[in-house]
Context: one part of a larger RNA
RNA sequence: CCGUUUGGGGAAUCGCUCGGCUCGAGCGCCGAAGAAGGUCGUGUCAAGCUGCGAAAAGCGCCGGGUAGGUGCAAGAAGCCAAUGAUCCGGUGACCGCCUAAUGGGACUUCCUUGUCUUCGGACAGAUCCGGAAGGAUCGGGAACGCGGGGGAUCGAAACAUCCUAGUACCCGCAGGAAAAGAAAUCAACCGAGAUGCCGUCAGUAAAGGCGAUCGAACGCGGCACAGGGUAAACCGAAUGCCCCUCCGAAAGGUGGGGUAGAUGUGGUGUUGUUGGACUCAGGUACUUCCUCCUCGGUGAAUCAGAAGUCGACUGGAACGUCGCACCAUAGAGGGUGAUAGUCCCGUAGGAGCAAACUGAGUAGAAGAUUCUGAGUAUCCAGAGUACCGCGCGUUGGAUAUCGCGCGUGAAUCCGGGGGACACUUACCUCCAACCCUAAAAACGUCUCGAGACCGAUAGCGCAAUAGUAGCGCGAGUGAACACUGAAAAGUACCCUUGACGGGAGGUCAAAAGAGCGUGAAACCAGACGGCA
Numbered sequence: 001c002c003g004u005u006u007g008g009g010g011a012a013u014c015g016c017u018c019g020g021c022u023c024g025a026g027c028g029c030c031g032a033a034g035a036a037g038g039u040c041g042u043g044u045c046a047a048g049c050u051g052c053g054a055a056a057a058g059c060g061c062c063g064g065g066u067a068g069g070u071g072c073a074a075g076a077a078g079c080c081a082a083u084g085a086u087c088c089g090g091u092g093a094c095c096g097c098c099u100a101a102u103g104g105g106a107c108u109u110c111c112u113u114g115u116c117u118u119c120g121g122a123c124a125g126a127u128c129c130g131g132a133a134g135g136a137u138c139g140g141g142a143a144c145g146c147g148g149g150g151g152a153u154c155g156a157a158a159c160a161u162c163c164u165a166g167u168a169c170c171c172g173c174a175g176g177a178a179a180a181g182a183a184a185u186c187a188a189c190c191g192a193g194a195u196g197c198c199g200u201c202a203g204u205a206a207a208g209g210c211g212a213u214c215g216a217a218c219g220c221g222g223c224a225c226a227g228g229g230u231a232a233a234c235c236g237a238a239u240g241c242c243c244c245u246c247c248g249a250a251a252g253g254u255g256g257g258g259u260a261g262a263u264g265u266g267g268u269g270u271u272g273u274u275g276g277a278c279u280c281a282g283g284u285a286c287u288u289c290c291u292c293c294u295c296g297g298u299g300a301a302u303c304a305g306a307a308g309u310c311g312a313c314u315g316g317a318a319c320g321u322c323g324c325a326c327c328a329u330a331g332a333g334g335g336u337g338a339u340a341g342u343c344c345c346g347u348a349g350g351a352g353c354a355a356a357c358u359g360a361g362u363a364g365a366a367g368a369u370u371c372u373g374a375g376u377a378u379c380c381a382g383a384g385u386a387c388c389g390c391g392c393g394u395u396g397g398a399u400a401u402c403g404c405g406c407g408u409g410a411a412u413c414c415g416g417g418g419g420a421c422a423c424u425u426a427c428c429u430c431c432a433a434c435c436c437u438a439a440a441a442a443c444g445u446c447u448c449g450a451g452a453c454c455g456a457u458a459g460c461g462c463a464a465u466a467g468u469a470g471c472g473c474g475a476g477u478g479a480a481c482a483c484u485g486a487a488a489a490g491u492a493c494c495c496u497u498g499a500c501g502g503g504a505g506g507u508c509a510a511a512a513g514a515g516c517g518u519g520a521a522a523c524c525a526g527a528c529g530g531c532a
Stems, first nucleotide, its partner, number of pairs: 001530008014517001015483001019454002021451006027444002029140002037098003040053003044076002048072002059092006068080003103112003113124004125138005144175001145173005155162001159209001185192002196223005207213001227436003230382001234267002238265001239260006246253002272413001274381004278375005286367004293361006302351002308324001309340001310323004325342002327331001333345003388407006415431005470477002490516001494503003
């Protein structure tokens, strides 16, 4: 050096899964009644996590449930438990300090004042409403929503208009969804009939240094469907609210006092083939609210749930093999010493249930009008608005999107807006300048279910003390680490050693002997053989 072989080393591979990922369904706000989040405490021994709060791994009550319990956590001691613990569900009590933080001040969670006090303690923030009493708001929330601001890299093969893009980001505000929403809309001479979302229309019309690029609508097919209230004309206090009393289960009502309100409470009225007020005539009985009680549904923990542990064999172990049976509205799944419909938990199909919610019934309460037709003399129908000019932003919106600023500035039903250049006429269509409105479409902090998703360098950054350890002055950045065995049966005693360890011996199916399943390669060493 080569070959064979035995080990070490190392942690790949295979197997496994208390974790993830995605989809679906459900559900969706919390907070001065002090949140979210933190800090400090709290155990017999207690560093971390979890729970809890000086009543501190807990206390009361109600319901469920059964034999053990004293969290992760395996040890020792003590204690609790059929007078029903632990545990599960519901509802209460307590809930230090910081924090919107709120008596004042400070800030690595502390210091301190006043008033009242039953001496335990309680109260004292700002802004807004209110005469007062009293009330509202503040802060947080993963993404989703609406609004106010608003880039650049990039593309245009340079770059400035343009694009990226009204994106990223910042700010404000709201909700379980938000926003939008009942035509001064479209359409085209036919007609439709609030809004939103999905598909299509369509990469079309249009915009565009007509470059790069950008980019709708009508219509059609679907999802889901819902419409209402005011101002004014007319009437003119016919009205509302607060406190007390009485009746009632409640809705509500009786009585008394106060107050708001003529700068108008209340009634009426709300549309375009105009409508309403007003005048006349006719005619109907309805609409809303409440639920003591009765019946039903949804609804917590939970209950119950069929049939082999039969024989033989192998084995450490039967859930395997052979043989003979049984159940099945249950042969989903998991566990059990190997692969179990009939061993255990379950599964199918059932049962039960507090609070709460909800449907129907019953009984009651309140309101007074509603509808149709005719008439058209009179009155009303949202103003610095519509429209127009100039400018800016924005849009596909082109002269013809939408918004803003400045200027100008109407009409009043014999009225007004729109119909993609202006004006005129005709035709069609709608009624602005006030407000509200469920569902369908977004998101996923959260719960449950599922998967031709991943299986520990994968899958979330995190299967573990994970936003932890570590790094950074800081804003921030940011890991790694799963596996004995069926059961600890986790190697008694003896020899040896300073100790680790070794020997012998024991447990086990096997040492699988503690970073312990399997145990590849690199790399290292021993033994034997060969060659020089």
Model confidence (mean pLDDT): 81 of 100. Predicted 3D model of a 532-nucleotide part of an RNA (large-subunit ribosomal RNA, domain I) from a Methanomassiliicoccales archaeon. The full RNA is in RNAcentral, with records from ENA. Rfam family: Archaeal large subunit ribosomal RNA.